[in-house]
Large-subunit ribosomal RNA, domain IV from a hot springs metagenome, 342 nucleotides, folded computationally.
Context: one part of a larger RNA
RNA sequence: CCCUGGUUAAGGAACUCGGCAAGUUGACCCCGUACCUUCGGAAGAAGGGGUGCUCGGGGGGUGAACUCCGUCCGGAGGGAGCCCCGCCGAGUCGCAGCAAAGCGGCCCAGGCGACUGGUUACCAGAACCACAGGUCCGUGCUGAAGCCGAACGGCGACGUAUACGGGCUGAUGCCUGCCCAGUGCCGGAAGGUUAAGGGGAGGGCUGCACGGUCUGAACCGAAGCCCCGGUGAACGGCGGCUGUAACUAUAACAGUCCUAAGGUAGCGAAAUUCCUUGUCGGGUAAGUUCCGACCCGCACGAAAGGCAUCACGACCUGGGCACUGUCUCGACCGGGGGCUCG
Numbered sequence: 001c002c003c004u005g006g007u008u009a010a011g012g013a014a015c016u017c018g019g020c021a022a023g024u025u026g027a028c029c030c031c032g033u034a035c036c037u038u039c040g041g042a043a044g045a046a047g048g049g050g051u052g053c054u055c056g057g058g059g060g061g062u063g064a065a066c067u068c069c070g071u072c073c074g075g076a077g078g079g080a081g082c083c084c085c086g087c088c089g090a091g092u093c094g095c096a097g098c099a100a101a102g103c104g105g106c107c108c109a110g111g112c113g114a115c116u117g118g119u120u121a122c123c124a125g126a127a128c129c130a131c132a133g134g135u136c137c138g139u140g141c142u143g144a145a146g147c148c149g150a151a152c153g154g155c156g157a158c159g160u161a162u163a164c165g166g167g168c169u170g171a172u173g174c175c176u177g178c179c180c181a182g183u184g185c186c187g188g189a190a191g192g193u194u195a196a197g198g199g200g201a202g203g204g205c206u207g208c209a210c211g212g213u214c215u216g217a218a219c220c221g222a223a224g225c226c227c228c229g230g231u232g233a234a235c236g237g238c239g240g241c242u243g244u245a246a247c248u249a250u251a252a253c254a255g256u257c258c259u260a261a262g263g264u265a266g267c268g269a270a271a272u273u274c275c276u277u278g279u280c281g282g283g284u285a286a287g288u289u290c291c292g293a294c295c296c297g298c299a300c301g302a303a304a305g306g307c308a309u310c311a312c313g314a315c316c317u318g319g320g321c322a323c324u325g326u327c328u329c330g331a332c333c334g335g336g337g338g339c340u341c342g
Base pairs, nucleotide, nucleotide: 001337002336003335004334005333006332007331008330010328011327014326019323027051028050029049030048031047036041038171052092053091054090055089056088057087058085059084060083061082062081066077067076068075069074093097105321106320107319108318109317110316111315112313113312117129118128133169134168135167136166137165138164139163146155147154148153172308173307174306175305177238178237179236182235183234184231185230186229187228188227191226192225193224197220198219202215203214204213205212206211239257240256241255242254243253266300267297278294279293280292281291282290
């Protein structure tokens, strides 16, 4: 010096990215417990008190001797002894009585995810995945749809639409606006286009001829595409400029251009805000973080769900109490290494 333990005056987070680490708390009994809430919870909330030993009392269980009744069996009284007690009182010792070990620190506020669960075998356990619940699409069964397989065959399922497969969303509560122009999907006995095929006007070659051979316009020909509709919890999208009110400012209002339609509710400097440490308020002596507001949203927004939300979380963020060697700022002690010899 390193690792691993123990103690530490005064202070008590001043440490640090951050209380990381280490303290604190801790068992059982009693008292007592707020906001909020889906009435289950939150709750071991929080916060208090008690705990050893001795003696006395009390309570509970069992129930001997003995007494009485009775013909025996037995019954009644009786209370010793023994066992038990979150009970009461008194005394007593120590710094300390769950005397050791073992054994929750707590509170407030916010973000995300409802929850229990699952995950990166070997850096990450999470706001990721899953999840009940919601919704859309497919599937009517001789062989479903879908999936595996070259096939046979198998799963689905010895199931049958309250079933099975697939997509998205993700408890619950309140909700989920506008656009079908493009793309997709669904529907559409008309029309257009259109392959093979049918059809053969006409033509070429050959031929004396019969014929052979090649070519070939109309016209008839599916699905698809065009076309006509529908459809958003389908892929997706959800404007610009200018002017205007008797202070100013702002613009309910007006004009104009474009569009398929121009973002509704709710939320908003947000896990989203560039400018930005926005501005105001709160908290601090002092706050780029945090909380509450405002809204000029660079670039939220409604199942790639929006907004709330009890409970839950080895999650993330801010604050506080308690407590501490994290620190002021070090010190001392133990064990194991390091060093020397072997």
Model confidence (mean pLDDT): 88 of 100.